Notes: This is a predicted structure of a 531-nucleotide part of an RNA (small-subunit ribosomal RNA, 5' domain) from an uncultured bacterium. The RNAcentral record of the full RNA draws on ENA, Greengenes and SILVA. The coordinates come from a structure-prediction model, not an experiment, and the mean pLDDT is 82.
Context: one part of a larger RNA
RNA sequence: GACGAACGCUGGCGGCGCGCUUAACACAUGCAAGUCGAGCGAGAAUCAGGACUUCGGUCCUGAGGACAGCGGCGAACGGGUGAGUAACACGUGGGUAAUCUGCCCUCGAUUCUGGGAUAGCCCGGGGAAACCCGGAUUAAUACCGGAUAGCCUUUCGAGCUUUCGGGCUUGAAAGAAAAGGUAGCUUCGGCCUCCGAUCGAGGAUGAGCCCGCGGUGGAUUAGCUUGUUGGCGGGGUAAUGGCCCACCAAGGCGACGAUCCAUAGCUGGUCUGAGAGGACGAUCAGCCACACUGGGACUGAGACACGGCCCAGACUCCUACGGGAGGCAGCAGUGGGGAAUCUUGCGCAAUGGGCGAAAGCCUGACGCAGCGACGCCGCGUGGGGGAAGAAGGCCUUAGGGUUGUAAACCUCUUUCAGGUGGGACGAAGCCACUCGGGUUAAUAGCCCAGAGGGUGACGGUACCGCCAGAAGAAGCCCCGGCUAACUACGUGCCAGCAGCCGCGGUAAUACGUAGGGGGCAAGCGUUGUCC
Numbered sequence: 001g002a003c004g005a006a007c008g009c010u011g012g013c014g015g016c017g018c019g020c021u022u023a024a025c026a027c028a029u030g031c032a033a034g035u036c037g038a039g040c041g042a043g044a045a046u047c048a049g050g051a052c053u054u055c056g057g058u059c060c061u062g063a064g065g066a067c068a069g070c071g072g073c074g075a076a077c078g079g080g081u082g083a084g085u086a087a088c089a090c091g092u093g094g095g096u097a098a099u100c101u102g103c104c105c106u107c108g109a110u111u112c113u114g115g116g117a118u119a120g121c122c123c124g125g126g127g128a129a130a131c132c133c134g135g136a137u138u139a140a141u142a143c144c145g146g147a148u149a150g151c152c153u154u155u156c157g158a159g160c161u162u163u164c165g166g167g168c169u170u171g172a173a174a175g176a177a178a179a180g181g182u183a184g185c186u187u188c189g190g191c192c193u194c195c196g197a198u199c200g201a202g203g204a205u206g207a208g209c210c211c212g213c214g215g216u217g218g219a220u221u222a223g224c225u226u227g228u229u230g231g232c233g234g235g236g237u238a239a240u241g242g243c244c245c246a247c248c249a250a251g252g253c254g255a256c257g258a259u260c261c262a263u264a265g266c267u268g269g270u271c272u273g274a275g276a277g278g279a280c281g282a283u284c285a286g287c288c289a290c291a292c293u294g295g296g297a298c299u300g301a302g303a304c305a306c307g308g309c310c311c312a313g314a315c316u317c318c319u320a321c322g323g324g325a326g327g328c329a330g331c332a333g334u335g336g337g338g339a340a341u342c343u344u345g346c347g348c349a350a351u352g353g354g355c356g357a358a359a360g361c362c363u364g365a366c367g368c369a370g371c372g373a374c375g376c377c378g379c380g381u382g383g384g385g386g387a388a389g390a391a392g393g394c395c396u397u398a399g400g401g402u403u404g405u406a407a408a409c410c411u412c413u414u415u416c417a418g419g420u421g422g423g424a425c426g427a428a429g430c431c432a433c434u435c436g437g438g439u440u441a442a443u444a445g446c447c448c449a450g451a452g453g454g455u456g457a458c459g460g461u462a463c464c465g466c467c468a469g470a471a472g473a474a475g476c477c478c479c480g481g482c483u484a485a486c487u488a489c490g491u492g493c494c495a496g497c498a499g500c501c502g503c504g505g506u507a508a509u510a511c512g513u514a515g516g517g518g519g520c521a522a523g524c525g526u527u528g529u530c531c
């Protein structure tokens, strides 16, 4: 000098940050991932009309659209934590002729024709529950056939080229498609707008794999290794590879430190220092790893998947004892541990994300507010005048000195806090509600944000004006030397102080108290750690 600090005393205000460093200990409760009716069938409550009625209600039609279901996309992002990891995990620079890439952009070619189911609903059954079973019936952008094949994939053949699993050209076998909606016209054949679907080429983005170099302590760890090292052939993968397997060979690493042990997420950076360097890796940003512990795969463009599944284990809970449920290292919050670390708050108004054609819905991401002097910065606790140098305190050589212009008193101001009135920026945008314009036969619709109007959690906050009155606002440490700042009394090697040297045994500037002084100041000291 610094700190994610803690402790002691003290404490007025604001802005901006930061806030479990310990038990990756266990978790009550609520919320944190949904959305699409313009993919699909069905459709409760309620309302209107009609019919019947035993006056309880029932049925039909229309509107309405809840809960649930099928299907699509998302849920692999965002958020948390640092356990593990000394490793191609990270940083940096390359390679991929060894690779993949949903949504997005550009371009090309298509979107033909059929079929059988199933959830839901209904009926029946089992179970305490979780849930499960059977029957009947039904739809789709769900599922499955067939046709078509420019292009693509695989195999075989040829030519050119190459960085040799690549590129270009050319011949034979297998592979896909799904519709929906607004409006208009319609000769009912279809045309058109928008959003989709399929195949392929390219881009963008993201990711996988490989390599050079770099970053730690121990030799009181010296030898380590059998899928081990290499080869041939296969399997597997998007893809290379002992990644896995069969066979063959006997290799491979190591004092330039293998192996083992210990410690540790890595980096941009942070702190310190003139620098070189040293220490650290909170917040913010990038990457990695993990999600009760261990293992596994499924789905998918992407996971071996925090709020998915299965198995095993520990723990907790429910149970009718047969069987079930759960995973805060998400946001709050609880217990525990600890010197120590916050609210079970408000809002989607903004930014960003998911879904949707859109309106919109969801979003503990995020934006805000709350608590904490935890840190940094700013402001205030008043300004000017005022000597009979008042009183009081302390000291005294008893004359006086000092506290001290300090106070009182006079005058002025009113920041901040208080009261009162006005009152935001953040709204760029979005919304077709009303005008306006365009398209059109159209005053339907659709398009255009030109004018109105609506949309703010923070928040009646910031900010501005006015009111009152110096009014509400100072402490902490130190005073022997280092080191700025001295006297008195008490105590008497006692009580005590202390960072080092050292003070205290009867005159203690070093202990305790008082007066005075010095330093810093809403803080001041102490402790801990690093330079």
Base pairs, nucleotide, nucleotide: 001530002529003528005527006526007525008524009523012379013378014377015376016375017374018372019371020337025335026334027333029332030331031330034073035072036071039070040069046063047062048061049060050059051058052057080290081289082288090214091213092212093211094210095209096208099207100206104203105202106201107200108199109198110197111196112146113145114144115143122135123134124133125132126131152175153174154173155172156171157170158169159168160167161166180194184191185190216262217261218260223253224252225251228250229249230248231247233245234244235243265287266286267285268284269280270279271278272277292313293312294311295310296309315326316325317324318323343369345368346367347366351365352363353362354361355360382412383411384410385409392403393402394401395400416472418467419466420465421464422463426458429455430454431453433452434451435450436448437447438446439445475520476519477518478517479516480501481500482499486515487514488513489512490511496503497502